RNA sequence: AGCUAGAAACGGCAAAGUACUUGAAAGGGUAUUACGCAAAGCAACCGGUCUAAGGACAAUAGUCUACGACAGCGGAGUUACCUCA
Numbered sequence: 001a002g003c004u005a006g007a008a009a010c011g012g013c014a015a016a017g018u019a020c021u022u023g024a025a026a027g028g029g030u031a032u033u034a035c036g037c038a039a040a041g042c043a044a045c046c047g048g049u050c051u052a053a054g055g056a057c058a059a060u061a062g063u064c065u066a067c068g069a070c071a072g073c074g075g076a077g078u079u080a081c082c083u084c085a
Stems, first nucleotide, its partner, number of pairs: 004085001005083002012037002017032006035072001041078002045075003048070003054065004
């Protein structure tokens, strides 16, 4: 230095709930908080999931549809802190 790994330390992130805010919605942001996380960093490539404004169909009810989302659903990609062994 690299790989495997995670016993310790320094630190890191932050689920649900609540308040405000943004958005058509799903969802996002900020504050609080602490369920958890060794990539719970980044990033929608593959699968999956959510929503359906607009659009299509429909007499209505409604059905379908992502150019909207989810990385804390799985896989692939990419970058990185510490260290007993």
Predicted 3D model of an 85-nucleotide RNA (c-di-GMP-I riboswitch aptamer) from a Colwelliaceae bacterium. Of the family's consensus pairs, 95% are formed in the model. Its mean pLDDT, the model's own confidence on a scale to 100, is 85.